[in-house]
Molecule: Glycine riboswitch aptamer
Organism: Hyphomonas pacifica
RNA sequence: UCCCGGGAGAGAGCGGGUAUCAAGUCCCGCCGCCGAAGGCGCAACCGCCCCGGAAACGCUCAGGCAAAAGGGCCGGGA
Numbered sequence: 001u002c003c004c005g006g007g008a009g010a011g012a013g014c015g016g017g018u019a020u021c022a023a024g025u026c027c028c029g030c031c032g033c034c035g036a037a038g039g040c041g042c043a044a045c046c047g048c049c050c051c052g053g054a055a056a057c058g059c060u061c062a063g064g065c066a067a068a069a070g071g072g073c074c075g076g077g078a
């Protein structure tokens, strides 16, 4: 790196538009919420120091809030 299995949280929120026989699904806006893709910040610690690295902590830009998919990480295999 690839393959297989497991894998949490949080509104199927509201309004408008479009298509359709019919918007939960497509587009736009608004409010609430989540942290475990990614991103950013930082304690301890590490690199002597500047400065930098850096978590399962913090932020929530991104992402997500029925199912499916995705999913840090864990186990197995190549």
Stems, first nucleotide, its partner, number of pairs: 001078006011031001013030005032065003038061001039059003045053003